A computed fold for a 73-nucleotide RNA from Mauremys mutica, annotated as transfer RNA.
It matches the Rfam family "tRNA". By type it is a transfer RNA.
């Protein structure tokens, strides 16, 4: 320098054909238990890397850039 993938909750990931943004887990409360543990319930947590376009309507599609990882010479 090409070239291919990723970027979503603290952390791992999901998100179908554009149409109310989820899952385990983790924190916090409560139930239960002699205690820790486990188990069961409910609560917070996000304007989805960044900025533009396209449409009514983008997390998804385009362009740009950033950043990670891998291939290539």
């Nucleotide at each position: 320098g090409c070239c291919u993938g990723g970027c979503u909750a603290g952390c791992u990931c999901a998100g179908u054909u554009g149409g109310c943004a989820g899952a385990g887990u983790g924190u916090c409360a409560g139930a239960u238990u002699u205690u820790u543990a486990a188990u069961c319930u409910g609560a917070g947590g996000g304007c989805c890397c960044a900025g533009g376009g396209u449409u009514c309507a983008a997390g998804u599609u385009c362009c740009u850039g950033g950043u990670c990882a891998a291939g290539u010479a």